RNA sequence: GCGCCCAUGGCUCAACAGGAUAGAGCAGUGGAGUCCUAAUCCGCAGGUUGCAGGUUCGAGUCCUGCUGGGCGCA
Numbered sequence: 001g002c003g004c005c006c007a008u009g010g011c012u013c014a015a016c017a018g019g020a021u022a023g024a025g026c027a028g029u030g031g032a033g034u035c036c037u038a039a040u041c042c043g044c045a046g047g048u049u050g051c052a053g054g055u056u057c058g059a060g061u062c063c064u065g066c067u068g069g070g071c072g073c074a
Base pairs, nucleotide, nucleotide: 001073002072003071004070005069006068007067010026011025012024013023019057028044029043030042031041032040050066051065052064053063054062
C1' cells in the first nucleotide's frame, strides 16, 4: 500500500431481509431482607448506536468518506 471483518450504556453482547418507544446480563444506585453483612427479591438511572455526509416517509440496519481495532497478502 491492497483486500476482508468489527465498532451499540462503565464492561460483555442482542436488535430476525429498514418499520414504529434501541433491549439483556454484569457493574452502579434506592429499597426490602439480616442483629450486621452476604445471598435473594423489587425499583431507578445510564446509550443522540465510532465520526461526517447521502438514500428513504422512515436508518443501529443500505451507500460513500474518514477514525480506531483485528486478520490476511505484498